Background: The RNA shown here (transfer RNA) has 72 nucleotides and comes from an archaeon. Its Rfam family is "tRNA". By type it is a transfer RNA. The sequence is in RNAcentral, with records from ENA.
RNA sequence: GGGCACUUAUAUCAGUGGUAGAUAGCUUCCCUUGCACGGAAGAGGCCGUGGGUUCGAAUCCCACAGUGUCCA
Numbered sequence: 001g002g003g004c005a006c007u008u009a010u011a012u013c014a015g016u017g018g019u020a021g022a023u024a025g026c027u028u029c030c031c032u033u034g035c036a037c038g039g040a041a042g043a044g045g046c047c048g049u050g051g052g053u054u055c056g057a058a059u060c061c062c063a064c065a066g067u068g069u070c071c072a
Stems, first nucleotide, its partner, number of pairs: 001071007010024004018055001026042005048064005
């Protein structure tokens, strides 16, 4: 320098055009003498950034940035 993949909640990941979810973690309550386990509820993300297409974009297109990987 070039190819490919990825970027969504604190973490690991779903979601492939119509108002964004799971598991673990966190907070509160119940249970316990207390802790753990178990049960219930809740907080937390305008989806890497900027444009474009569309009535409508996390999702399609372009550029840029970052991470990983391969080639040179």